[in-house]
Molecule: transfer RNA
Organism: Candidatus Pacearchaeota archaeon
RNA sequence: GCGCCUGUAGCUCAGGGGAUAGAGCGUCGGAUUCCUAAUCCGUUAGUCGGGGGUUCGAAUCCUCCCAGGCGCA
Numbered sequence: 001g002c003g004c005c006u007g008u009a010g011c012u013c014a015g016g017g018g019a020u021a022g023a024g025c026g027u028c029g030g031a032u033u034c035c036u037a038a039u040c041c042g043u044u045a046g047u048c049g050g051g052g053g054u055u056c057g058a059a060u061c062c063u064c065c066c067a068g069g070c071g072c073a
Base pairs, nucleotide, nucleotide: 001072002071003070004069005068006067007066010025011024012023013022018056026044028042029041030040031039049065050064051063052062053061
């Protein structure tokens, strides 16, 4: 330099045109316990990497850029 993949909650990830964007773990509060752990209930949370475009409508499609990974040179 070229090609491909990934970027969504604090972390790991789902969602591939129309829902109020979800799950698990975690945080915080509570129940239980003599206390802790475990378990249960509730809670917390996102400009969906950034800009532009297509569309009535974009996390999702197109494009450019940024960051990371893999391959080729």